Model confidence (mean pLDDT): 77 of 100. Predicted 3D model of a 379-nucleotide RNA (Bacterial RNase P class A) from a Thermodesulfobacteriota bacterium. Its Rfam family is "Bacterial RNase P class A". Rfam describes the family as follows. Ribonuclease P (RNase P) is a ubiquitous endoribonuclease, found in archaea, bacteria and eukarya as well as chloroplasts and mitochondria. The gene name in the source record is rnpB. RNAcentral holds the sequence, with entries from ENA.

């Protein structure tokens, strides 16, 4: 200097002018509230709404089935699929990163093409052959059928330890040795996952469970448009009363009587709607110290109060001043490679903006710092 790697901070300040929104307090003009002072006013992600909580409502004796979700270990948390630390695997020259990381030896199922065979499999090509046929005096041989054989070739992402060595007709863990894996028993270290030693056992029995399944833990739904409460105009409901000694209909053979009665007018009542109040911002809160703890995180102890809008505030100039690149000019350290400083001109500064409220996780995205990591050039 290039290329990475893991960690942290920062998201300008400052002053003028004009403005928005929310409190509180004064108050022209004792009500109204015009106007005025003072104070709070966006994020690291407010964002996706992907996981977890508070919080409301509905629904719930207890189980259990379905059905979803998780998946090494231990700690951490209100919770969690999060963090945190260590295990195992598994990438990278490294400095680090990455892993739904529980079962294939409980059943099912699938392994494309290729190829004989995709499993406790398989004989296509070699190898071996008592036989059969053929030819042939015999011996030997092959253009064909049977057996035997997983060394050798051949196919495939993958044919199921490997290397000698003994056996054999030819061969095979078939038998030994060695190595390696794996199941088990044992000391030994760890809280655990594991790890380390030895010893038994030819046990070598293929992959995929983000196919189905099994196994073990968890899981009721909707969501602040939740819910609460106060309530117009309109319309419609329900009750009394009046119209009512009336139409009408029951009743009855038929009249009288007796029951029942819309529309209408007053009065009352109760429920949804618009609207409006709350739910709302003190809370697993924030900061600074200190303590346990490798951490995550957790405890003491002092201080702080920090948006709360709804067609939805949180802005606009402008000046100065900090940051930064660049160029040009000056100075300074250096052997040098380079590097600091200074003045002047011109540039830049992202991504985005709360709507119940936290705890993650992911994605956007600007400059800075600090530690290490390969290489490389110079001295």
């Nucleotide at each position: 200097g290039a290329a990475g790697u893991a960690g942290g901070c920062a998201a300008g300040g400052u002053g003028g002018u004009c403005g928005c929104u929310c409190c509180u307090c004064c108050g022209a003009u004792u009500c109204c509230g015009a106007g005025g002072a003072g104070g709070g006013g966006a994020g690291g992600a407010a964002a996706g709404u992907c996981c977890g909580a508070a919080c409301u409502c509905c629904a719930c004796a207890g189980g259990g089935c379905a059905g979803g979700g998780u998946g090494g270990u231990c700690g951490u948390u209100a919770a969690c699929g999060g963090c945190g630390a260590c295990u195992c695997g598994g990438g990278g020259u490294g400095a680090c990163c990455c892993g739904a990381a529980g079962g294939a030896a409980a059943g099912u199922g699938c392994c494309a093409c290729a190829g004989a065979a995709a499993g406790g499999a398989a004989a296509c090509c070699g190898c071996c052959u008592c036989c059969c046929a053929c030819g042939g005096a015999a011996c030997g041989g092959u253009u064909g059928g049977g057996g035997g054989u997983a060394a050798g070739g051949g196919u495939g992402a993958a044919a199921g330890g490997g290397u000698g060595a003994g056996g054999u007709a030819a061969g095979a863990g078939c038998u030994c040795a060695c190595c390696a894996g794996u199941a088990c028993c044992u000391c030994g270290g760890g809280u655990g996952a594991c790890c380390g030693a030895g010893g038994u056992a030819g046990c070598u029995c293929g992959g995929c469970a983000a196919a189905c399944c099994c196994c073990a833990c968890c899981c009721g739904g909707a969501g602040c448009a939740a819910g609460a409460c106060c309530a117009a105009a309109u319309a419609g409901g329900g009750g009394a009363g009046g119209g009512a000694a009336a139409a009408u209909g029951g009743u009855g053979g038929c009249c009288c009587g007796c029951c029942a009665g819309a529309g209408c007018c007053u009065c009352c009542c109760g429920g949804g709607u618009a609207g409006g109040u709350u739910g709302c911002u003190u809370g697993a809160g924030c900061c600074g110290u200190u303590c346990a703890g490798c951490a995550a995180u957790g405890g003491a102890c002092g201080g702080c109060c920090c948006a709360g809008a709804u067609g939805a505030a949180u802005g606009a100039c402008c000046g100065c001043c900090g940051c930064u690149c660049c160029a040009u000019g000056g100075g300074g350290a250096g052997u040098a490679a380079u590097c600091c400083c200074c003045a002047u001109g011109g540039g830049g500064a992202a991504c985005a903006g709360a709507a119940u409220u936290c705890g993650g996780c992911u994605u956007a995205u600007u400059g800075c710092c600090u530690a290490c990591u390969u290489c490389a050039a110079c001295c």